[in-house]
RNA sequence: GGGGCCGUAGCAGAGCCUGGUCACUGCGGCCUCCUUAUAAGGGGUGGUUCAGGGGUUCAAAUCCCCUCGGCCCCA
Repeated sequence: GGGGCCGUAGCAGAGCCUGGUCACUGCGGCCUCCUUAUAAGGGGUGGUUCAGGGGUUCAAAUCCCCUCGGCCCCA
């Protein structure tokens, strides 16, 4: 220098290919019940413009372009 894959909530992952109306699951956080108390367990609840920017579209985590970061391959 060329090519491929990946980046989603505090953490881990699904959702992307085939755009659709509140972004989901587990753990964690907060409140609460239970207990003398803690743990375990039950109930409730907040947070996320999906790496950054731009474009397409009525509508983008999802499609297109650029940039950044990580991993791998070729030279």
The RNA shown here (transfer RNA) has 75 nucleotides and comes from a Candidatus Bathyarchaeota archaeon. The organism belongs to Candidatus Bathyarchaeota, within Archaea. The prediction has a mean pLDDT of 80. Rfam family: tRNA. The family's RNA type in Rfam is transfer RNA.